[in-house]
C1' cells in the first nucleotide's frame, strides 16, 4: 500500500505550556459551523472516553473429554435420561487502559438510488479495529 470482515446518530478536553500563521471541518461541490479572544497543525504534559485486539476474573449459559446412577437383549462397547469434580473450547457479564484508537457540531448536513419530508432505507467514499497478501 491492497483485500476481506465488523463498527461508524453513543461516549469523552473549546484542557495547560511552547511553536507556527490564516485558514479549518478527509477528497470535489453546495451549505452551515469553528477561527487573529490564534482555530487547524507540530511537540510536551495532565485529564478523560471506549470492550476492536489482548490480559485477569466469573455460584452465568452451551458443548467436548472423564467418573458415576438408571433404562434398552447385552460384562465391555453402543444409544437415551440424569448427577458429579477437574480440565478444554466457546458465548455472555465484570474489570485493566496493556496494543492501538479517540475526546465541536450524526462521518456537521447534502450530493448516487428507492420511498417521500426526515435520526426513513440502501449505496459510494472516509475513519477505526482485526485478519491476510
Nucleotide at each position: 500500500a491492497g483485500u476481506u470482515u465488523a463498527u461508524u446518530a453513543a461516549g469523552a478536553g473549546c484542557g495547560g505550556c511552547g511553536g507556527u500563521u490564516a485558514g479549518a471541518g478527509g477528497c470535489c461541490u453546495g451549505g452551515c459551523u469553528c477561527g487573529u479572544u490564534g482555530a487547524c497543525c507540530c511537540g510536551c504534559c495532565c485529564a478523560g472516553c471506549a470492550a476492536c485486539u489482548u490480559g485477569u476474573u466469573u455460584g452465568c449459559g452451551a458443548g467436548g473429554c472423564g467418573u458415576u446412577g438408571g433404562a434398552g437383549a447385552a460384562a465391555c462397547c453402543c444409544u437415551c435420561c440424569g448427577a458429579c469434580a477437574a480440565u478444554c473450547u466457546u458465548g455472555g457479564g465484570a474489570u485493566a487502559a496493556a496494543g492501538u484508537g479517540c475526546u465541536a457540531a450524526a462521518u456537521c448536513c447534502a450530493g448516487c438510488c428507492c420511498c417521500g419530508c426526515u435520526u426513513g432505507g440502501g449505496g459510494a467514499a472516509g475513519a477505526u479495529a482485526a485478519a491476510u497478501u
SAM riboswitch aptamer (S box leader) from Candidatus Zhuqueibacterota, 133 nucleotides, folded computationally. The prediction has a mean pLDDT of 77. The model forms 97% of the base pairs in the Rfam consensus. The sequence is in RNAcentral, with records from Ribocentre. Rfam family: SAM riboswitch aptamer (S box leader). Its family is annotated with regulation of gene expression in the Gene Ontology. The source organism's lineage runs through Bacteria and Pseudomonadati.